[in-house]
Background
A computed fold for a 472-nucleotide part of an RNA from an uncultured Actinomycetes bacterium, annotated as small-subunit ribosomal RNA, 3' major domain. Its Rfam family is "Bacterial small subunit ribosomal RNA". Gene Ontology terms of the family: ribosome and structural constituent of ribosome. Model confidence (mean pLDDT): 86 of 100.
Context: one part of a larger RNA
């Protein structure tokens, strides 16, 4: 100086307390240990590993394994030498690839492409993330981390940064041997609430016609889209306060004291992750730890945990009608109408759509009737039977879906835990990215829409001062 205290004051955070909904119990999903395998490929490990790296493990991916093959190699540059390539087609073969026929590159030539053969060499998802760059979590969007002169101190070092007040905030203000800066914080940027101004197609339709129908003729009022501005700044006004920052209460205003909600992550911890995105030092294999194919395995199950889905029912189930979103994505794409099929789906090889035009698109929750009657049920929906749909060479290991039977545990779940302070939790349904095909994950939309915070004693992490230390 610093780090610690079951040491003290002061303060903040869904920290805790007051509310609501979980979780831990049940099936099932997914991910991990742990046992099992020839192999179950490899990291992640308290918070900060564990529906993580995987935004798509049948094959490919892939790295494990088991077996059959190659060795200048699957790939990339150079030399040198030879030289009837590539592709078709038969046979062997699981394929890789072998072998026999066939064919017979460009260029006048030099040559070149290919391909043999021989050297330099390639190639490692091999080893160290405690050798490293890079890029990432995590304290912590926490309010702090420093420097330049000056002044004090033999020095380490102090001061400033502390004190008094605020403040989300080292934000301001005051004071003060300090005066000033710079990294942060807060503003500039998106986005999203109100307005106005331009501009109307593919968007809109109040009035005038017209239609089955914004379909058409029209119209730029409104919605809406794109751009450009306007708004808020404690600016106004009353009270506290130290005449200050400032904080309470009001006006006005779509909005009010950071408007909401993102991007942004200071100096530094954690030898924190990560040589497996990628880049790289050194080590280390080179007829193999390289490379090529086929199976299979990553999907295995006594078991143990973590995150999820669905439930146990009546605020509910079922049957019928019936209304209303945003945001997205479409060309190897989306795919209408109309027809078959209980259905998943097929046809429709098709109208339209490279999309404010045309498709994905009937939102579900909701509201209106009727059934149900508390019961392992008309509740749940695992299991397992049969029979099918679709993608793909290929759904045995191992894909997702329908339709019929089949109906398992479950009756709100010990100890102990986790998320939310508002359009929030809770529900409810809708796109999207990977993607042939596979979503209970994951990323966004929007629809209904609550309940409570008295208050800061404790519990957990933070910031400041001050104290003790035998600790660095």
């Nucleotide at each position: 100086u610093g780090a610690c205290g079951g040491g003290g004051g002061c303060c903040c955070g869904c920290a805790c307390a007051a509310g609501c909904a979980g979780c831990g119990g049940a099936g099932c999903a997914u991910g991990u240990g742990g046992c099992u395998u020839a192999a179950u490929u490899c990291g992640a490990a308290g918070c900060a590993a564990c529906g993580c790296g995987a935004a798509g493990a049948a094959c490919c991916u892939u790295a494990c394994c088991u077996g059959g093959g190659c060795u200048u190699g699957a790939c990339a540059u150079g030399c040198a030498a030879g030289u009837g390539a590539a592709g078709c087609g038969g046979c062997g073969g699981a394929a890789a690839c072998g072998u026999c026929g066939u064919g017979g590159c460009c260029g006048a030539a030099a040559g070149g492409a290919g391909c043999u053969u021989g050297c330099a060499c390639a190639g490692g998802u091999g080893g160290u993330g405690c050798a490293u760059g890079g890029c990432u979590g995590u304290c912590g969007u926490c309010a702090g981390c420093u420097c330049g002169u000056g002044u004090c101190g033999u020095g380490a070092g102090a001061u400033g940064u502390u004190g008094g007040g605020u403040u989300a905030a080292g934000u301001c203000c005051c004071g003060c041997a300090a005066c000033g800066a710079g990294c942060g914080c807060a503003a500039c940027c998106c986005u999203u609430g109100u307005c106005g101004u331009a501009u109307g197609u593919u968007g809109c339709c109040a009035g005038c016609a017209u239609u089955a129908a914004g379909u058409u003729g029209g119209g730029g009022a409104c919605u809406c889209a794109u751009a450009c501005g306007a708004g808020a700044c404690u600016g106004c006004c009353g009270g506290u306060g130290u005449u200050a920052a400032a904080c309470c209460g009001g006006a006005g205003g779509a909005a009010g004291g950071u408007g909401g909600g993102g991007a942004c992550g200071a100096c530094g911890u954690c030898a924190a992750g990560u040589c497996a995105u990628c880049a790289u030092g050194c080590c280390c294999c080179u007829u193999a730890u390289g490379u090529c194919c086929a199976g299979g395995g990553c999907u295995a199950c006594a078991c143990a945990c973590g995150u999820g889905c669905u439930a146990c029912a009546a605020u509910g189930g079922g049957c019928g009608g019936u209304a209303c979103a945003g945001a997205g994505c479409g060309g190897a794409g989306c795919g209408a109408a109309g027809c078959c099929g209980c259905g998943a789906g097929g046809c429709g090889c098709a109208g339209g759509c490279g999309a404010a035009u045309c498709g994905c698109u009937u939102a579900a929750a909701g509201c209106c009737g009727c059934c149900c009657g508390u019961a392992g049920u008309u509740c749940g929906g695992a299991u397992u039977g049969a029979a099918g749909u679709c993608u793909g060479a290929a759904a045995c290991c191992c894909g997702a879906c329908u339709u019929c039977a089949u109906g398992a545990a479950g009756u709100u779940g010990g100890a102990a835990u986790c998320g939310c302070u508002a359009g929030u939790a809770a529900u409810c349904g809708c796109g999207c990215a990977u993607c042939a095909g596979c979503a209970u994950g994951g990323c966004g939309c929007g629809g209904u829409g609550a309940a409570u915070a008295c208050g800061u004693u404790c519990c957990c992490g933070g910031g400041c001062c001050u104290u003790g230390u035998a600790c660095a």